[in-house]
Context: one part of a larger RNA
RNA sequence: GACGAACGCUGGCGGCGUGCCUAAUACAUGCAAGUUGAGCGAAGCAUAGGGUUUCAAAUCUUCGGAUGCGAGGCCUAUGACUUAGCGGCGAACGGGUGAGUAACGCGUGGGUAACCUGCCCUCUAGACUGGGAUAACAGUUCGAAAGGGCUGCUAAUACCGGAUGAGAUUACUGUACCGCCUGGUAUGGUAAUGAAAGUGUAUAGCGCUAGAGGAUGGACCCGCGUCCCAUUAGCUAGUUGGUGAGGUAACGGCUCACCAAGGCGACGAUGGGUAGCCGGCCUGAGAGGGUGACCGGCCACACUGGGACUGCGACACGGCCCAGACUCCUACGGGAGGCAGCAGUAGGGAAUCUUGCGCAAUGGGGGGAACCCUGACGCAGCGACGCCGCGUGAGCGACGAAGGCCUUCGGGUCGUAAAGCUCUGUCCUAUGGGAAGAAAAGGACGGUACCAUAGGAGGAAGCCCCGGCUAACUACGUGCCAGCAGCCGCGGUAAUACGUAGGGGGCGAGCGUUGUCC
Repeated sequence: GACGAACGCUGGCGGCGUGCCUAAUACAUGCAAGUUGAGCGAAGCAUAGGGUUUCAAAUCUUCGGAUGCGAGGCCUAUGACUUAGCGGCGAACGGGUGAGUAACGCGUGGGUAACCUGCCCUCUAGACUGGGAUAACAGUUCGAAAGGGCUGCUAAUACCGGAUGAGAUUACUGUACCGCCUGGUAUGGUAAUGAAAGUGUAUAGCGCUAGAGGAUGGACCCGCGUCCCAUUAGCUAGUUGGUGAGGUAACGGCUCACCAAGGCGACGAUGGGUAGCCGGCCUGAGAGGGUGACCGGCCACACUGGGACUGCGACACGGCCCAGACUCCUACGGGAGGCAGCAGUAGGGAAUCUUGCGCAAUGGGGGGAACCCUGACGCAGCGACGCCGCGUGAGCGACGAAGGCCUUCGGGUCGUAAAGCUCUGUCCUAUGGGAAGAAAAGGACGGUACCAUAGGAGGAAGCCCCGGCUAACUACGUGCCAGCAGCCGCGGUAAUACGUAGGGGGCGAGCGUUGUCC
């Protein structure tokens, strides 16, 4: 000098930041991922119409009945109405944490002639014809529940056939050019393979299929760099290489069969310990040293271990399955759960916040849109935790008041300090006005910031130190006691070093102490 700090004493205001460093301990409760009716059937609601049926006031009546404003049921149509289900997209982003990891994990520079890429952009060519189911629903049934079973019905942009194939893929076969080992690119021939979905405000728009290019995002490989211990010296059997096969988006012992016997190591292998890495941050003239909180990039993890499914993308925090530990419910047969999301609770600890408001802004998901969702985010709350700014008054005021302390008893000092007089209004209080942030309307913050008027010195100073280092001295008390102390060292009867007081020095809403780094 610095800090995500803590502790002691003290504490007025504002702005901007920042706040579990410990138990990756366990979690009550609420919220944190939905959306789409312009993909689909169905149910409901509202409105309108029609016929039919039932009821019913009333009228007529030959007493049989007829008409019948109205009400209910049924049917049809309409509605950008609502939604449990099927389908689509999203849920792989955003948010958290640092356990593990000494590794191509990260940083930096390259490579892929060994690769993938939903949504988005540009371009090319298409969308023909059929089929069978199933949820919802209805009935029935099992179970305490969670949740199922059976039977029957139905739709689609759900699922499955057939057709077509410019282009695509594969096999065989040519030509030209190029190259970086395997090869790449362009252009031919033959054969084979495999597409599609509709909706709609109806020539629109939104979608669908195949292909080429782009953009974005990712995957893999390589050079170099990346802590301590040699009181760790040898390590290795898919181990090292080859052939073939499988697998993958793709190369590869990635996996497998066979063959060979290799591979690594004092230029530190192997083992052990520690640790997420970086941009940065702190310090320093620099070189360097330390560090990796907030913010940004990458990685890893999501109760512990393992596994795959779906999908453009996961081996998936708020998905699934298995095993384990733990907690909860139970009718004892069986079930449910995962805050290292935001708040919050217990525990641990020297120590770290509200179970707040809002989607108004920015951004994200869905939707054609209106809009819905969003503890991301924007704000507010708490904490002097940090940085910065402001205030606690200003001018005049000697007879140097009173009082305290010291005294050589003359006086000195606190000290223009106070009182008193004259003012000011930052902060404050009251009243009134009142934003920008939002492109028509729409503002959580917020009646906030800010402005005007009025009021009144009123409500706002402490902490540490005074032997030397080191700025600041006397008195009393104590008497190697009580105590102080960063080092040297003070204290045993005149202590500037302990305690108190007066005075002084330093900093100031802070001041000291402790811890850590330079």
This is a predicted structure of a 518-nucleotide part of an RNA (small-subunit ribosomal RNA, 5' domain) from an uncultured bacterium.
The coordinates come from a structure-prediction model, not an experiment, and the mean pLDDT is 85.
Rfam family: Bacterial small subunit ribosomal RNA. Gene Ontology terms of the family: ribosome and structural constituent of ribosome.